[in-house]
């Protein structure tokens, strides 16, 4: 110097102007103004996984049915993640693995071979299907292979999902009760007269628009020391880092560069798996070159 293998960071950068959701001070009865301050990601995606929370439903056990499957550790748990070990590939750093069980049972083995799970077939042999051997082919005249084919064994799983759910709560129709009513409710019509001619008022309790909360302090973040090969854990100190609801997080300028990919939070949270222009660090691997 090439080519590679693992991890792990980063995702135009500054400045100004104009908006949009929330928040906190003042002002104000409100409405709203005015100041500060905050504002998507490593995948918010796919909803595959495993938990918080919520509500139904529930003595116990069993079928069904689903997911896992070497050994051992981690976690709130897991099919995650981290150590061994065994197999397969790679010259190598390392990569991949549903990795239990084939004398419980049943399926099914491509091509090649005559024949492929059934024993039969061919040849030589023998008193006898007695006995030997059969080119192929992973496997052949058998106690072969195949369980990401059924099965079997051992572990595990109750159902729904924030459109959970909890509150408040019109108008309109419906219900309960009470009252008043043909000895005249009730409209016309504030009253009286008149007409009209069967309901009419009050209460209450479910529901419906509609509001309000669930809402984001959390298995939380950084940073340090200690324990452990590690996943991972414990103790300090520090810090609050979107909370919308037809759904905010945006335009536009100017100046620079390597000209910027994939993509938008909707209850949280911990993992896989897909996407993805680029550029940065560490650590190891092979080969070539020079001393």
């Nucleotide at each position: 110097g090439a080519a590679g293998c693992u991890g792990a960071c980063u995702a135009g950068a500054c400045a100004g102007u104009c908006g949009c959701u929330g928040c906190c001070u003042g002002u104000g009865c409100a409405a709203a103004c005015a100041g500060g301050g905050a504002g998507a990601g490593g995948a918010a995606a796919g909803u595959c996984c495993g938990g918080a929370c919520u509500c139904c439903a529930g003595a116990g056990a069993g079928c069904a049915g689903g997911a896992u499957g070497c050994c051992g550790g981690u976690u709130a748990a897991u099919g995650g993640c981290c150590g061994g070990c065994c197999g397969u590939c790679g010259c190598g750093a390392g990569a991949c693995g549903a990795g239990g069980a084939a004398c419980a049972g049943g399926g099914c083995c491509a091509c090649a071979g005559a024949g492929a799970c059934g024993a039969g077939c061919g040849u030589a042999u023998u008193a006898a299907g007695u006995u030997a051997c059969g080119g192929u082919g992973a496997a052949a005249c058998g106690c072969g292979g195949u369980a990401a084919c059924c099965u079997c064994c051992a572990u595990c799983c109750g159902g729904a999902g924030c459109a959970a759910g909890a509150c408040c709560a019109a108008a309109u129709a419906g219900g309960c009760a009470g009252g008043c009513u043909a000895u005249g409710a009730u409209g016309c019509u504030g009253c009286u007269c008149g007409c009209u001619g069967a309901g009419c008022c009050u209460g209450c309790g479910g529901g419906u628009a509609g509001g309000u909360u669930g809402c984001u302090u959390g298995a939380g973040u950084a940073c340090a020391c200690a324990g452990g090969u590690a996943a991972c854990u414990g103790u300090g100190u520090a810090u609050c880092u979107a909370g919308a609801g037809g759904a905010a997080u945006g335009a536009c300028u100017g100046u620079c560069c390597a000209c910027g990919a994939c993509a938008g939070a909707a209850u949280c949270c911990g993992g896989c798996u897909u996407a993805u222009c680029g550029g940065u660090c560490a650590g190891c691997u092979u080969c070539c070159c020079u001393a």
Molecule: Bacterial RNase P class A
Organism: Nitrosomonas sp. Nm33